A computed fold for a 73-nucleotide RNA from a Candidatus Saccharimonadota bacterium, annotated as transfer RNA. Its Rfam family is "tRNA". The organism belongs to Candidatus Saccharimonadota, within Bacteria. The coordinates come from a structure-prediction model, not an experiment, and the mean pLDDT is 81.
[in-house]
């Protein structure tokens, strides 16, 4: 230099064929227990790496940029 992949909650990851974003773990409160652990209930926490475009509508499609990983040279 060329090609490919990844980027979504604190962490690990889903998210189908475009239609208002989820799980597990963790965190907070409460229940259960004499206490802890375990278990149960509820809740907080995201404008989806950044920007632009297409569209009535974009996490999803297109382009540019950034970071990381892999391959080729």
């Nucleotide at each position: 230099g060329c090609g490919g992949g990844a980027c979504u909650a604190g962490c690990u990851c889903a998210g189908u064929u475009g239609a208002u974003a989820g799980a597990g773990c963790g965190c907070a409160u409460c229940c259960u227990u004499g206490c802890c652990a375990a278990g149960g209930a509820u809740g907080a926490g995201g404008c989806c790496a950044g920007g632009g475009g297409u569209u009535u509508g974009a996490g999803u499609c297109c382009c540019c940029u950034g970071u990381c990983c892999c391959g080729c040279a």